This is a predicted structure of a 107-nucleotide RNA (SAM riboswitch aptamer (S box leader)) from Chryseobacterium fistulae. The model forms 97% of the base pairs in the Rfam consensus. Its mean pLDDT, the model's own confidence on a scale to 100, is 83. The sequence is in RNAcentral, with records from ENA. Taxonomically the source falls in Chryseobacterium (Bacteria, Pseudomonadati, Bacteroidota, Flavobacteriia). Its Rfam family is "SAM riboswitch aptamer (S box leader)". Rfam's curators write: The SAM riboswitch is found upstream of a number of genes which code for proteins involved in methionine or cysteine biosynthesis in Gram-positive bacteria. Rfam links the family to the GO term regulation of gene expression.
RNA sequence: AUGUUAUCCAGAAAGGUUGAGGGAAUAGACCCGAUGAAACCUUAGCAACCCUUUGUGAAAGCAAAGAAGGUGCUACGUUCUACCAAAAUAAUUUGGACAGAUAACUU
Repeated sequence: AUGUUAUCCAGAAAGGUUGAGGGAAUAGACCCGAUGAAACCUUAGCAACCCUUUGUGAAAGCAAAGAAGGUGCUACGUUCUACCAAAAUAAUUUGGACAGAUAACUU
C1' cells in the first nucleotide's frame, strides 16, 4: 500500500525548540494563528481498539474491573456543505452514501 470488520455528537494540555501557516485532499463557507500556526522534543492527561484480571458460557461471545505494555488522541461533531433520499413554499432539518481518520486482522 490492498482488503475485511468495528468505531467516529463523549473525553483529555502544559513546557521547550522553532517561526507562518493550519483545521486530510478539491471547491465554497466558517474558524484557529505573532497573546505564536504547523513540525519536532519533554512531561502530563484522556480513552479503552489490542491487552490484563475476574465472572459466565460447550464455544463464539457477553458483562464487570483495570491501565503495565502496543497504538491512537488531547480547538470547532470527521468544523460545516458537496452525492442520494425524505419532510418543508422556502431558509432549513433528518437519514444514508462517498471520502477520510483510528484500531485489529489480512495479502